FMN riboswitch aptamer (RFN element) from an uncultured Actinomycetes bacterium, 128 nucleotides, folded computationally.
Its Rfam family is "FMN riboswitch aptamer (RFN element)". About the family: The RFN element is a highly conserved domain that is found frequently in the 5'-untranslated regions of prokaryotic mRNAs that encode for flavin mononucleotide (FMN) biosynthesis and transport proteins.
The prediction has a mean pLDDT of 84.
[in-house]
RNA sequence: UGUUGUUUCCGGGGUCGGUGUAAUUCCGAACCGGCGGUUAUAGUCCGCGACCCGAGGCCAUCCAGGCAUCGGUGGAACUGGUGAAAUUCCGGUACCGACAGUUAAAGUCUGGAUGAGAGGAAACAGCA
Numbered sequence: 001u002g003u004u005g006u007u008u009c010c011g012g013g014g015u016c017g018g019u020g021u022a023a024u025u026c027c028g029a030a031c032c033g034g035c036g037g038u039u040a041u042a043g044u045c046c047g048c049g050a051c052c053c054g055a056g057g058c059c060a061u062c063c064a065g066g067c068a069u070c071g072g073u074g075g076a077a078c079u080g081g082u083g084a085a086a087u088u089c090c091g092g093u094a095c096c097g098a099c100a101g102u103u104a105a106a107g108u109c110u111g112g113a114u115g116a117g118a119g120g121a122a123a124c125a126g127c128a
Stems, first nucleotide, its partner, number of pairs: 001128010015029004030108002032097002034048004043095002052072004057067003077093005099111003
């Protein structure tokens, strides 16, 4: 330094006003952006995770349900400039954002979630 195993920790952000009986949901203006990759830094390039659906298997069988695996689904950007190199930087103009709930329609409120997770860090041990 690499690799294998064990353990521990970390691992999602964002609102004000107006109208109205009622809206953080409409209107106006704002704000936010998980993880890995990429010859140059990404919400919108490639991939992953979460949410949702299905399959067989295992576990439980009081009911229900739980677990991992596999498959499906899974939003959005162009352009000018600089440069060896950038849909990633700078300028301009845009776009996207699950499901359920709510006296009025939600990326920002409430909820599943003190959850889960892509991953990241550290310690210990073995091997090279």